[in-house]
Molecule: transfer RNA
Organism: Blastocatellia bacterium
RNA sequence: GGGACGUUGGGCAAGAGGUCAAGCCGCCACUCUUUCAAAGUGGAGAUCGCGGGUUCGAUUCCCGCACGUCCUA
Numbered sequence: 001g002g003g004a005c006g007u008u009g010g011g012c013a014a015g016a017g018g019u020c021a022a023g024c025c026g027c028c029a030c031u032c033u034u035u036c037a038a039a040g041u042g043g044a045g046a047u048c049g050c051g052g053g054u055u056c057g058a059u060u061c062c063c064g065c066a067c068g069u070c071c072u073a
Base pairs, nucleotide, nucleotide: 001072002071003070004069005068006067007066010025011024012023018056027043028042029041030040031039049065050064051063052062053061
C1' cells in the first nucleotide's frame, strides 16, 4: 500500500429501516439483616465513533474519514 471485520451507558454485549435501543456486571435507593455480604424490588445512566448521502423516516443501507483487531505484499 491492498483487503476483511469492528466502534452502541462506567465495563461486556444484543439489536440490521419506524414502536420505550434488550440483557448481564457495576452504580444509586429501598426491603431483609445487629452489621456486612447474599437475595428481592425499584431507579439513574447510551441523541449508537465523526462527517456526508439515500429515504417520509437511519443505530440499521451507501460513501469518506478516524481509531482498533486480523490477513496480505